[in-house]
Transfer RNA from a Planctomycetota bacterium, 74 nucleotides, folded computationally. RNAcentral records the identical sequence in 2 taxa. Its mean pLDDT, the model's own confidence on a scale to 100, is 80. It matches the Rfam family "tRNA". Rfam classes the family as a transfer RNA.

RNA sequence: GCAUGCGUAGCUCAGCUGGAUAGAGCAUCGGUCUUCGAAACCGAGGGUCGUUGGUUCGAAUCCAACCGCGUGCG
Numbered sequence: 001g002c003a004u005g006c007g008u009a010g011c012u013c014a015g016c017u018g019g020a021u022a023g024a025g026c027a028u029c030g031g032u033c034u035u036c037g038a039a040a041c042c043g044a045g046g047g048u049c050g051u052u053g054g055u056u057c058g059a060a061u062c063c064a065a066c067c068g069c070g071u072g073c074g
Base pairs, nucleotide, nucleotide: 001073002072003071004070005069006068007067010026011025012024013023019057028044029043030042031041032040050066051065052064053063054062
């Protein structure tokens, strides 16, 4: 340089045949329980869905460029 895959919450990921209120587990915080903790159970907070632009009534989802990471080839 060319090709290809990925980029969603602190971490690991789902959602990707466009319909909207963006989710799960773990972690964090609060409560119940306990002599205190742990465990268990209940609840809460946390995200401009890599960036910018485009298509559309509507985009995490489609298109383009760029940024970052991985893999293959040279």